[in-house]
RNA sequence: UUUGAUAAAGGCAAAUCCAGCCAAAGCUGGAGGCGUAAAGCCACGGGUCCUCGCUUCCUCCGCGACGUUCGAGCGCCACGAAGGACCCCAAGAUCGCCGGGCUGCCGCAG
Repeated sequence: UUUGAUAAAGGCAAAUCCAGCCAAAGCUGGAGGCGUAAAGCCACGGGUCCUCGCUUCCUCCGCGACGUUCGAGCGCCACGAAGGACCCCAAGAUCGCCGGGCUGCCGCAG
């Protein structure tokens, strides 16, 4: 320098459970151990997740105008409330999603 032996010494710790924090994603501590040679650090680019706002659309309810009807009703449009989906935007989260940057233990081999 390239690299990672079923090597040695060690390190980290997914799901899940318990406790705490947060509006949520998620985070912290304990148990646990799926994995891991940067699963050490940095949200810089992309992705994903969450929340607020917004646009459009859908469902449903209410109300009103209009059309039709003897009427009930039906049709259509506007407005308001609730719920849902998508786009955009902003804040947040994730480095154990990918890329990038910084740093680093041990050792075969060259």
Notes:
This is a predicted structure of a 110-nucleotide RNA (c-di-GMP-I-GGC riboswitch aptamer) from a Woeseiaceae bacterium. Model confidence (mean pLDDT): 80 of 100. Taxonomically the source falls in Woeseiaceae (Bacteria, Pseudomonadati, Gammaproteobacteria, Woeseiales). It matches the Rfam family "c-di-GMP-I-GGC riboswitch aptamer". Its family is annotated with cyclic-di-GMP binding in the Gene Ontology.